[in-house]
The part of an RNA shown here (large-subunit ribosomal RNA, domain II) has 681 nucleotides and comes from a Pseudobdellovibrionaceae bacterium. Its mean pLDDT, the model's own confidence on a scale to 100, is 85.
Context: one part of a larger RNA
RNA sequence: GUCAGCGAGUUAUCUUUGCGGGCAAGCUUAAGCCGUUGCAGGCGAAGGCGUAGCGAAAGCGAGUCUGAAUAGGGCGAUUUAGUCCGUAGGGAUAGACCCGAAACCCGGUGAUCUAACCAUGGCCAGGCUGAAGCGAGGGUAACACCUCGUGGAGGGCCGAACUAGUUGAGGUUGAAAACUCUUUGGAUGAGCUGUGGUUAGGGGUGAAAGGCCAAUCAAACUGGGUGAUAGCUGGUUCUCCCCGAAAUAUAUUUAGGUAUAGCCUCGAGUAAAUUCUAUCACGGAGGUAGAGCACUGAAUGGGCUAGGGGUCUUUACCGGAUUACCAAACCCAAAUAAACUCCGAAUGCCGUUGAUAGUUACCUCGGGAGACAGUCACAGGGUGAUAAGGUCCUGUGACGAGAGGGAAAGAGCCCAGACCAACAGCUAAGGUCCCUAAAUCUACGCUCAGUGGAGAACGUUGUGAGGUUACUUUGACAACUAGGAGGUUGGCUUAGAAGCAGCAAUCCUUUAAAGAAAGCGUAAUAGCUCACUAGUCUAGUGACCUUGCGCGGAAGAUACAACGGGGCUAAGCGUAGUACCGAAGCUUUGGAUGAAUUAUUUCAUGGUAGGGGAGCGUUCCGCUCUAGGAUGAAGGUUGACCGGAAGGACAGCUGGACGAAGCGGAAGUGAUCAUGCUGAC
Numbered sequence: 001g002u003c004a005g006c007g008a009g010u011u012a013u014c015u016u017u018g019c020g021g022g023c024a025a026g027c028u029u030a031a032g033c034c035g036u037u038g039c040a041g042g043c044g045a046a047g048g049c050g051u052a053g054c055g056a057a058a059g060c061g062a063g064u065c066u067g068a069a070u071a072g073g074g075c076g077a078u079u080u081a082g083u084c085c086g087u088a089g090g091g092a093u094a095g096a097c098c099c100g101a102a103a104c105c106c107g108g109u110g111a112u113c114u115a116a117c118c119a120u121g122g123c124c125a126g127g128c129u130g131a132a133g134c135g136a137g138g139g140u141a142a143c144a145c146c147u148c149g150u151g152g153a154g155g156g157c158c159g160a161a162c163u164a165g166u167u168g169a170g171g172u173u174g175a176a177a178a179c180u181c182u183u184u185g186g187a188u189g190a191g192c193u194g195u196g197g198u199u200a201g202g203g204g205u206g207a208a209a210g211g212c213c214a215a216u217c218a219a220a221c222u223g224g225g226u227g228a229u230a231g232c233u234g235g236u237u238c239u240c241c242c243c244g245a246a247a248u249a250u251a252u253u254u255a256g257g258u259a260u261a262g263c264c265u266c267g268a269g270u271a272a273a274u275u276c277u278a279u280c281a282c283g284g285a286g287g288u289a290g291a292g293c294a295c296u297g298a299a300u301g302g303g304c305u306a307g308g309g310g311u312c313u314u315u316a317c318c319g320g321a322u323u324a325c326c327a328a329a330c331c332c333a334a335a336u337a338a339a340c341u342c343c344g345a346a347u348g349c350c351g352u353u354g355a356u357a358g359u360u361a362c363c364u365c366g367g368g369a370g371a372c373a374g375u376c377a378c379a380g381g382g383u384g385a386u387a388a389g390g391u392c393c394u395g396u397g398a399c400g401a402g403a404g405g406g407a408a409a410g411a412g413c414c415c416a417g418a419c420c421a422a423c424a425g426c427u428a429a430g431g432u433c434c435c436u437a438a439a440u441c442u443a444c445g446c447u448c449a450g451u452g453g454a455g456a457a458c459g460u461u462g463u464g465a466g467g468u469u470a471c472u473u474u475g476a477c478a479a480c481u482a483g484g485a486g487g488u489u490g491g492c493u494u495a496g497a498a499g500c501a502g503c504a505a506u507c508c509u510u511u512a513a514a515g516a517a518a519g520c521g522u523a524a525u526a527g528c529u530c531a532c533u534a535g536u537c538u539a540g541u542g543a544c545c546u547u548g549c550g551c552g553g554a555a556g557a558u559a560c561a562a563c564g565g566g567g568c569u570a571a572g573c574g575u576a577g578u579a580c581c582g583a584a585g586c587u588u589u590g591g592a593u594g595a596a597u598u599a600u601u602u603c604a605u606g607g608u609a610g611g612g613g614a615g616c617g618u619u620c621c622g623c624u625c626u627a628g629g630a631u632g633a634a635g636g637u638u639g640a641c642c643g644g645a646a647g648g649a650c651a652g653c654u655g656g657a658c659g660a661a662g663c664g665g666a667a668g669u670g671a672u673c674a675u676g677c678u679g680a681c
Stems, first nucleotide, its partner, number of pairs: 001681006011094013026049003032043003053060002063075004097235002100232001104225006115199009124189001126158003129154001133150006162186003168181003201217001203213003238615006248261005263370001264368006275361001276358006282351003290343001291341002296337002300333004305327001307326002309323005374399010404415003419591004424587003430581003433566003439578001441577006452568001458552003462549010479536005485509003491503002515530001518529003592605005616670001618667006628658001635654005641648002
């Protein structure tokens, strides 16, 4: 891992609600006693509930309590149904649906591992160094001291056994639940080791690491309390039918729990009262969107003018003058606001009656819940950065609990709500060249960028459409030919300044025209163009506005990779149109179930949590020592049968002794799942 078997809402007591039954102003026995061995009962009134309440109570009583009260007020009566048994749902107390802790407490068992200690034994190749002391010699007044010997000290040195476990490698389902190889520390000592013994769990032992105390240690192991507790995780077993949520409010040592309300379901009731809902008509309240500046606040420009500042002045003072300074109030203009409003919608909300539509859909009481982690989209807002697949509200929808078609693929987008069947039809969104069902459809335009098939500011003499305006056969625009002059090198400045460094000024003349010069250039001149003019040529040429489709802007990591692909110049984009395809939508035909209506027809049947209803099957019991059964039961196995499902027949083979169906009863009553348990492989 697979298969098989086992494996989870039970039982008792009390209570509450529904249903069934008995009796009924009553109902009922408990212990116990008698009796029966059969689906056998009888006795037993103690007690309980009900028939009356009020008061703390004495107590009184359809009243009573409070009170001084005959008042007022509170609770009652004036409305009679209970009780016992059974059964089903819920609750309480118990382990209370099952499995699961980390822990806590009590009693025992452990020091054959290991820690420390006690007793008694054992072990340490070989080599090196050479302390004290002693002897001799020297030396001293005597010591001291020096030298040479001798000697053999040391938690001394090197290094086997022994012991430890430093480095690296291997090993890591190992040879091994800690090892092997290499390398390394200690190796006469606080040394190593054998045997026997002592210390025990909040205790020991510890050269101290929370280490060790039998592969277990921040409190051993084992039995018990014990089915500890677990607001947590996992699991919870047959079928079909009806309805069908919530992820909110409030409270919470509360936030992943719970309670009450809201939302779901089941039953009963009020009884057709027009109860409720939707739309239309009608009547209301309101201060949002917008708008506005009349108030409040913030803010801009101008005018006017107090006040302040600067400057000037017969400036001590008082004054006066002046001002490209600041500036209240006022006036004009143009604007601003969630906490501004002279105004003010649309929706929504409330209400009345009437109409139409809707299976009373409303409301009340009672039984049972689940849920209180929500998510995305669109719209209105807060927060954030007018960020987020962000976060918090409001409204609606979808998902959640919703299948089907489209969006290549996709919970929440678009279309559309699946009772079952069909080799029938029509459509929706979206599509119709091929993959791929249906137009290589019709008409008129646009685009050349593979734009389409990502992307902004900004740029664009790409191209289509519309418009405004200027010049133009008295010849425009472009090009070419020619001119572009004189006073003058204007004045100033400057080393120089001559159109062209700079400053101020910017005239006149000749002209068809020509700036005291628009640019290049020179040291300064010179030189080359331009403006401006004439000629040649010949018909349109400029400037701008609005708009369609394009172009640039455009850099990413495995791969073309920003149409699903092929591929497309339409098979792209725009406008108009006609066909067709396309879903579990709608229709058609047949069928099932339910509801309403009853003249036979109409409507309904997606569904998680969850509520309600109806069934299938298993084991045992009663009828039942049943029908059946060695001419073959149960069980096993094979098969093309039947039923709306769980399931049920029949036949063959196997098997070798039991055993249906029906009507009832009782449960150890249904397993693909709990890192489930046991077994087999």
It was read from a public genome assembly.